[in-house]
Molecule: transfer RNA
Organism: Thermosipho affectus
């Protein structure tokens, strides 16, 4: 100096409903598995505090990684 967001890899513009892919689960399809299709679940955004109507985003401290 940079980074820390779902189980993993990563998005989220100038502060305005936290998402995608993979994975998981369920259903359809199949003799069965895989593949394919549809749906569902999964989040204290590293911790604490501050500013703000509103913070993943801005400010401070701390922790961890490079």
């Nucleotide at each position: 100096a940079g980074c820390g967001u779902a189980g993993c890899u990563c998005a989220a513009c100038c502060g305005g409903u936290a998402g995608a892919g993979c994975g998981a689960u369920u259903g359809a399809u199949u003799u069965g598995u895989a593949a394919u299709c549809a749906a569902u679940a999964g989040g204290u955004u590293g911790a604490g505090g501050g500013u703000u109507c509103a913070a993943g985003u801005c400010c401070c401290u701390c922790c961890g990684c490079u």